A computed fold for a 127-nucleotide RNA from actinobacterium SCGC AAA278-I18, annotated as FMN riboswitch aptamer (RFN element). The organism belongs to Actinomycetes, within Bacteria.
RNA sequence: AUGAUGAUUCCGGGGGUCGGUGUAAUUCCGAACCGGCGGUCAAAGUCCGCGACCCAGAUGAAAUUCAUUUGGUUGACUUGGUGAAACUCCAAGACCGACAGUUAAAGUCUGGAUAAAGGAACAUCUA
Numbered sequence: 001a002u003g004a005u006g007a008u009u010c011c012g013g014g015g016g017u018c019g020g021u022g023u024a025a026u027u028c029c030g031a032a033c034c035g036g037c038g039g040u041c042a043a044a045g046u047c048c049g050c051g052a053c054c055c056a057g058a059u060g061a062a063a064u065u066c067a068u069u070u071g072g073u074u075g076a077c078u079u080g081g082u083g084a085a086a087c088u089c090c091a092a093g094a095c096c097g098a099c100a101g102u103u104a105a106a107g108u109c110u111g112g113a114u115a116a117a118g119g120a121a122c123a124u125c126u127a
Base pairs, nucleotide, nucleotide: 003125004124005123006122008121009120010119011118017031018030019029020028032108033107034097035096036050037049038048039047045095046094054072055071056070057069058068059067060066061065077093078092079091080090081089099111100110101109
């Protein structure tokens, strides 16, 4: 240095302000603001995949539930420029945003979440 393992440790999501309507809205209307993780000939909210939510199957248990695991489902981009190479950079104009809650509909409030994708360290094993 490579790979594997783990009752271990740490890290691990940003953004609502002003005005309007109203009995009531950070949820509607006008103008704002934000962009997780791995990958990629070159840096990505929009490419390819992953995660939270939801559905189904399997296995286990003290079984309308919980845990593990497998599968399914879940949003959005074009034009021009540079270049060997960019749907990733530069310019311009667009678009998108799970679930539950709420005096009124939420990407921005509250909640599951002290969670998770994943990253780093450490330990052990392997050549």

The coordinates come from a structure-prediction model, not an experiment, and the mean pLDDT is 78.